[in-house]
Molecule: small-subunit ribosomal RNA
Organism: metagenome
RNA sequence: AGAGUUUGAUGCUGGCUCAGGACGAACGCUGACGGCGUGGAUUAGGCAUGCAAGUCGAGCGAGAAUCCAAGAGUUGAUUCUUCGGAUGAAGCACUUGGAGGACAGCGGCGAACGGGUGAGUAACACGUGAUCAACCUGCCCCGUGGUCUGAAAUAACUGUGAGAAAUCGCAGCUAAUACCGGAUGUGUUCCCCGGUCCGCAUGGACUGGGGACGAAAGGCUUUUAGUCGCCAUGGGAGGGGGUCGCGGGCUAUUAGCUAGUUGGUGAGGUAAUGGCUCACCAAGGCGACGAUGGGUAGCUGGUCUGAGAGGACGAUCAGCCACACUGGGACUGAGACACUGCCCAGACUCCUACGGGAGGCUGCAGUCGAGAAUCUUCCACAAUGGGCGAAAGCCUGAUGGAGCAACGCCGUGUGAGUGAUGAAGGCCUUCGGGUCGUAAAGCUCUUUUCGGGAAGAAGAACGCCCGCAAGGGUCUGACGGUACUCCCGGAAUAAGCCCCGGCUAACUACGUGCCAGCAGCCGCGGUAAUAUGUAGGGGGCAAGCGUUGUCCGGAAUUACUGGGCGUAAAGCGUCCGCAGGCGGUCCGGUCAGUGGUGCGUGAAAUCCUGGAGCCCAACUCCAGAACGCCGUGCCAUACUGCCGGACUUGAGUGCAGGAGAGGACAGCGGAAUUCCUAGUGUAGCGGUGAUAUGCGUAGAGAUCAGGAAGAACACCAGUGGCGAAGGCGGCGGUCUGGACUGUUACUGACGCUCAGGGACGAAAGCCAGGGGAGCGAACGGGAUUAGAUACCCCGGUAGUCCUGGCCGUAAACGAUGGUCACUAGGUGUUGGGGGCAUCGACCCCUUCAGUGCCGCAGCUAACGCAUUAAGUGACCCGCCUGGGGAGUACGUCCGCAAGGAUGAAACUCAAAGCAAUUGACGGGGGCCCGCACAAGCGGUGGAGCAUGUGGCUUAAUUCGACGAUACGCGAAGAACCUUACCAGGGCUUGACAUCGCCUGACAUCCUGUGAAAGCAGGCUUCUUCGGACAGGCAGACAGGUGGUGCAUGGCUGUCGUCAGCUCGUGUCGUGAGAUGUUGGGUUAAGUCCCGCAACGAGCGCAACCCUCAUCCUUAGUUGCCAGCGGAUCAUGCCGGGAACUCUAAGGAAACUGCCAGAGCAAUCUGGAGGAAGGUGGGGAUGACGUCAAGUCCGCAUGCCCCUUACGCCCUGGGCUGCACACAUGCUACAAUGGCCGGUACAAAGGGAAGCGAGACCGCGAGGUGGAGCGAAUCCCAAAAAAACCGGCCUCAGUUCGGAUUGGAGUCUGCAACUCGACUCCAUGAAGUUGGAAUCGCUAGUAACCGCAGGUCAGCAACACUGCGGUGUAUACGUUCCCGGGCCUUGUACACACCGCCCGUCACGCCACGAAAGCUGGUAGUGCCCGAAGUCGCUGGCCCAACUCGCAAGGGAGGGAGGCGCCGAAGGCAAGACCAGUGAUUGGGACGAAGUCGAAACAAGGUA
Repeated sequence: AGAGUUUGAUGCUGGCUCAGGACGAACGCUGACGGCGUGGAUUAGGCAUGCAAGUCGAGCGAGAAUCCAAGAGUUGAUUCUUCGGAUGAAGCACUUGGAGGACAGCGGCGAACGGGUGAGUAACACGUGAUCAACCUGCCCCGUGGUCUGAAAUAACUGUGAGAAAUCGCAGCUAAUACCGGAUGUGUUCCCCGGUCCGCAUGGACUGGGGACGAAAGGCUUUUAGUCGCCAUGGGAGGGGGUCGCGGGCUAUUAGCUAGUUGGUGAGGUAAUGGCUCACCAAGGCGACGAUGGGUAGCUGGUCUGAGAGGACGAUCAGCCACACUGGGACUGAGACACUGCCCAGACUCCUACGGGAGGCUGCAGUCGAGAAUCUUCCACAAUGGGCGAAAGCCUGAUGGAGCAACGCCGUGUGAGUGAUGAAGGCCUUCGGGUCGUAAAGCUCUUUUCGGGAAGAAGAACGCCCGCAAGGGUCUGACGGUACUCCCGGAAUAAGCCCCGGCUAACUACGUGCCAGCAGCCGCGGUAAUAUGUAGGGGGCAAGCGUUGUCCGGAAUUACUGGGCGUAAAGCGUCCGCAGGCGGUCCGGUCAGUGGUGCGUGAAAUCCUGGAGCCCAACUCCAGAACGCCGUGCCAUACUGCCGGACUUGAGUGCAGGAGAGGACAGCGGAAUUCCUAGUGUAGCGGUGAUAUGCGUAGAGAUCAGGAAGAACACCAGUGGCGAAGGCGGCGGUCUGGACUGUUACUGACGCUCAGGGACGAAAGCCAGGGGAGCGAACGGGAUUAGAUACCCCGGUAGUCCUGGCCGUAAACGAUGGUCACUAGGUGUUGGGGGCAUCGACCCCUUCAGUGCCGCAGCUAACGCAUUAAGUGACCCGCCUGGGGAGUACGUCCGCAAGGAUGAAACUCAAAGCAAUUGACGGGGGCCCGCACAAGCGGUGGAGCAUGUGGCUUAAUUCGACGAUACGCGAAGAACCUUACCAGGGCUUGACAUCGCCUGACAUCCUGUGAAAGCAGGCUUCUUCGGACAGGCAGACAGGUGGUGCAUGGCUGUCGUCAGCUCGUGUCGUGAGAUGUUGGGUUAAGUCCCGCAACGAGCGCAACCCUCAUCCUUAGUUGCCAGCGGAUCAUGCCGGGAACUCUAAGGAAACUGCCAGAGCAAUCUGGAGGAAGGUGGGGAUGACGUCAAGUCCGCAUGCCCCUUACGCCCUGGGCUGCACACAUGCUACAAUGGCCGGUACAAAGGGAAGCGAGACCGCGAGGUGGAGCGAAUCCCAAAAAAACCGGCCUCAGUUCGGAUUGGAGUCUGCAACUCGACUCCAUGAAGUUGGAAUCGCUAGUAACCGCAGGUCAGCAACACUGCGGUGUAUACGUUCCCGGGCCUUGUACACACCGCCCGUCACGCCACGAAAGCUGGUAGUGCCCGAAGUCGCUGGCCCAACUCGCAAGGGAGGGAGGCGCCGAAGGCAAGACCAGUGAUUGGGACGAAGUCGAAACAAGGUA
C1' cells in the first nucleotide's frame, strides 16, 4: 500500500466482499508449565445461610464468671493426745472490701467513609474555565482568652402488668463529659456615633467609643506538674454548597410552549442567592442559532482503530453524579433526606395462637431463574488504608493473598548432535522412479520442564520499652515449607488446529456424479472436481487454532483535511424577496476576531521518550515530555469586524433616441371549413393497401348566388424578435411592463444571493355560466386479424373557445441555479452608436447589447464544452450518496375532487448504471457480387421400378450420419464370409503378441462322432542340435466394432475459391481499440492506381504445377503411310520412308505488347494481328476462423468398463422383414417417337488365380476350345450410340410403356430357399406430361447419346468415377427472394434476432400496509379521597429544672390532642401517544424448464 466482483473487451461511476487491528467475549476441536492481569455485559429478577461497623471503663451507674484479702461458718488433712479432745492446712458455701471485666444500658465519637450498581437522568448531571462583596465546615494544624457556682431528672436496675411473638405500659431508685439555671466575658453577633482605605453593582476590609444579648465538663496520672478533653473566638488546611460562559447525542413524519409562568414590591424560608415559597401588582418569558414533545443514554480521564482529521466505545483502574424492594416524608447530625437508621403507602416473601408482627445481598462468598455466557458459601488482618481509643488493642468480605476458568497479554518447554541401505510402511508413478526423509531406527549427549531428596527467603518497618538526644532493646508473616538454590534419576511427562480454485502462502490420488455437499465475494458439483468427502503431500499459526458476533480501518462510500450534480444518483418550472451568508476605493480611530509572548490551569493513572526493578518479557517504579482547550496581563495592527469621514468605477436616477408575436382591454378584417335557403344539374359521392360502414333519385357530390356561426390568422417567416419562466404571430386604437443605445447631469455602496414566505406557472382535469364551425378522449359502426376492447375508415359526446374561480404538475430540457471578473480567434445574423468616404445610399473600419455556427488553450470517464464554458477564480442557494421495494405506506399540510407536497421501513439482489469499442443483427441506408432473381432450356413433386432413410415389425431386423452441411451417405459390391446383430453348439493363457519350464516334431492325411466348430483314435515324420515349429503346465498378460467424437490426434464437411484474415514499427486514443485495411477510381480479386500518419510485411488472391487448344525441335515402335517399290479379293501386309497424324520429351506463343478514344493513373471501350485476347477453357490448390459440425465402427489414443466373457470359434438366421412417409435416381407416358433393315464416326480405360481371339454348338444367356497378350503389338472390343439412309406404325393405353406373374434355362459359387445376375417363351400393370411447391444449368455448357473403369467369385450398378459423340436457348436488368463482400446508422443483442424482454393469470414461500375490533404499556390533564410528615393555628387537657410566691397557685415555655395548607399511593372521567394481535383484504419481493399475449430494444414492424 491494496485486491476480487457489472462487460465479448474498455474507461468511468457505483455498491457488495476480502486481506489488518481490537474484545469483559461465546462456540467447535485440542490442551504441558509459569508470571501478570481479567471474569454476571442478560432479569436494577427473586433470595436460604454466614460474615461485611463498631469502639471508648482514661465520661457514667450497675455489674456475672473468676481472682485476692478479711471475717464468721462448715468440713476436717496433719500433728499432738489425757483418746474426752486439742490443733487447724487444703477445700466448700456465705458476708464485707478490692481486683476483674462478660452481657445490657446512659453518654461520646463513628456509623454521611469505605464497598456495590448504572435503573433513572439530555440535566449546570458531567467536562472545562470562571465566580460567591450570597455561603457552611466535626475531627486536624496555628493563635487568643477562658473552664466559676448551682439545680432538677432519667435509662440501666427492682417490683408489677399486657402480649403467641415483636414489643410495650405503670410504680419506685440512681450516675455522668447526659440535661438546665446563675456569674464572668477576650472576642463574635446586633444597634448607635466616628475614622482610614478599597471595589465590577448591591457593597467590602480595617479601626475608635458607647449599648444590648450571650459560654464551658470533666477524666487519667509518676498529683501542684503533666496529659487528654471542654467553652468562646480569629486564621489555615482539606471537604462541601450555590451561580455563570463554553462544550459533548437522534428525531421537524414533534412547531409552537409557558400560569409561579416572566418580572416587580413586601414577607417567609435556607448555611446562603433566588418564585425556593406566599400575598399583591404588571403581562410577560422561551422558540427555526430548533423551544415543547418523543425515543436513546450515567458523564469524564480514557479505551480500540486510524497517517492524521476523524469514527466507535465508556469493562477492569481513577474523578464526578445518581440509586439502594417501589413511591413519599422528615428526624438526628458538622455533614443525610441516610445501602446493612426511622415513619407512611404499595407489591412481594416469611412467622402467627389470626389479634398482630418480621424482612429488603445493585456489600463478600453462595443459590434459583433467565441466558451463548461470567468463579470459592477459601485464608489473614502480616502489609496498606479506615473507625474508636491516651494506649495496649478491638473491628474492618476495604485490603493483602490463595482457589477456579487458555478469558487475555508475556515467557518457557515438548530435546540436541550424528545417522543412507536413502530401511520398513504409506502415497504417487511415464513403472524408470519420486516423495514423506536425517525424518525414524541405531549411536553419542544434555536435563529447562517432570519425579524424588535437601535446604529455604525478601516482603518488617512502624509500634512498644529505656533514653534529653544520638542510640539501644523488644514484638509481629495470611501467602508458605511458597518463590529461589543444590543433589539424584531418566529423552524420560508434554502438539494441536486451520487452510491448500482466484483474492491468498500451499497439489496430487481415490470416492461421489447439479447427488451428497462447499461457499467471505466471485462461484464450484450434471463420470478424469487442485473448489465436495477421504488419504498422501504441502502451507500457516502454535498451547493454541478456527468459527460466530461487535467496533474502527481499508471506504476519498457523508469528502473539515478530502467528493460531486449536461448524459452515471443529483440544479427547486420561473421570478420577487424578509432573516441569514458574502461584499468596491481612500483616510482616521478602535483592537472584538487574528498573530506573538508571559502567567494560571489542563488531578493521578494511561500514551510517548529516557532510565530503573522482577533471570527476560508481560507487569511495575522514577524522571521528562505531552495534555491540541479555557482564563488572564502585555505587545503587534497587515487583513476581517466595529465607529467616524470622504470618493465614484458597482448599483440606481434624469435627459435624448430607435427596435420588438412583451402584457391587458374593447373593436375591426379577409381567406377557408361547416350549416341553411334558392337556382343549374344527374347518379353517383366518399373512403382505402383493397374494402365496407356512411351520404345520395325525398336529388347527393359538382357548380353558382345569398345568408348564419364559431374557431384560427396562409404568404411575410428567418438558423429572426420579445418575455423571468410558462409562453407570445391578421389589422388599427387605449392603458401598461421590461430591455438596448447615446449623454455623463444627479444619488453616493444604496450591492449579490436567498432557508422559510409570496407571486406567476403549458396541457389535461374540476366548479358555475355562456359558446360550439372544425377537430375530437369515451362511445357506436365498418374493416384488418387466430383474436384486434388497437393501428386504417365512417360517425361522434365531453373537451378544445369565452368569463369568473380552482388545480400546481411536465422530457416545465440547454436534461446545464444566480451574480461578478478574467482567459486566442474566425464567420453569420438582429437592434443601436461612432469613424472613413460621399451629393447621397452602399462598401469598409470600429464599438455596445442579443442570438447561431466553427474552433485554440484548458476541462471532461468519454461524448463533448469552449467569451452565451461544462475553462480559471470569488460569493450565495438548491440537490445527490448502490439497484429493486417506492416517489409507495403511515402521519401531516394543501385541494371540491382528481390528486399534489413532504416522504420511510421490512424484505430482496451483486449488481443497477454512463460513455465509448469490436462484432452480430435490423420488416435501417448506400455501393457491389453470385444460375440469387429475372430471361431461357431441361427436370423433381403424379406413375412403375431401383436405392437410401424414417416409422412399424422382429429373436435380431448391428452401428453411425439428421436443415442447408443426414437420407444411390460410411458401403468403390451384405447368399456363406464380410458381420459388428440374433438363436443354438462349443473354447478359456485363449483366433493373435512377448516371456519361463516340460515334452515332442506338429500339421497335412485317414477313421469314428457331430450341423459345423470341435472331440476321440490311427498312419506317418525336420534339424546345421543353436533352434524353428507344435503340444502341455503356470502366471504375467492377450482380446473387446464395449462407453465417452462433450477427454483427444489425424482426416473430412460447410460458410467458400467468398476476398478476406493478420502482424512489426510508427502515429492517435487514459483504455478496449483505431490507423494501416477507410476515401476517390478500378478489378474476378485487400487486383491495381491516386490520395492519405502511416511505412512495410505475412497468410490468402493472382502466378508458378497438371491438362486441353497453335506451332516448332528431337525421337520414330508396337503407332503413321505422302512419295518409291513389292504383295493381296482386301487390309501399313512387306521393303522402306520420317513428310503427315499420332505418341512423349523439350521449347515457342499472350504481355493490355501494338493502334484509336476516355482517364492524372490504374484501367475501361473498340480495333488490328493471332490457333488463342484481356484470369484463353478445365483441373489441382481451400487464408484467420465458425458450427463442442462428422468420425473412438478406417487408423491412432487418454480414461472408464468386461475377463470360463462385453473375448474367441462354429452352424443357421438377420442386416433384403412391410399398412405407410420422405429423399435420390432409372424407365416412361410417345410420332423431334417406336420397330425393322442398311450405313458411318470416338475417346478414355482394363487385363495373369487375368483379358481371352479365330473356329464350332446354342434363338439366347452361354458352352466347347484355347491362338495371342504382363500388352501404342494380343484381348475386353464389336456393332460405340444417338446421328444418317430406307421401310412399317398414324395418335390408340397403341408396333407407346415395360412393371408384375407363369414356364423353361445359362453362369458364378461349397451353397442362389430365405436372398444373385442374365437369357428365351408367354404375360403386358400403372402411366396420356404430373397440385401446392421445388431443382440444375450461361457454351462445347444444358439437354440427349452411348463407351470404359474401380469394387468384384457372381451381383441387386438404374449408383459412383471417368471418356468421348450430337449440341441449344437466354441474360432487358438488379426492384424483389436467397447467400455473400465493403462503408455507414441504430441497438437494452454478445449463447450475439432461433437474441433480449414486459404484464396479467395459476402454484409455493417471505416480509409489509389496511381492517370491525381486542389486549397491553407510557406520559399528562381535571376532579375525588388523602397516609406519614414539615409548617401554621389552637382550647376548658398535660408538664421536674427558670421566674413570682411561705405555700397553694400563677407566669414564661413546651407537649399530647384537634383544625388547616401542602401532600405519595389509590379512585373516577375524557382524551393523547406507543406497542402487540386480528376474520378478511391490498399491493410487493423471491422461486431451472406452467398459461395468455407480444408492450420495449432495429424505423422492434403504429418511432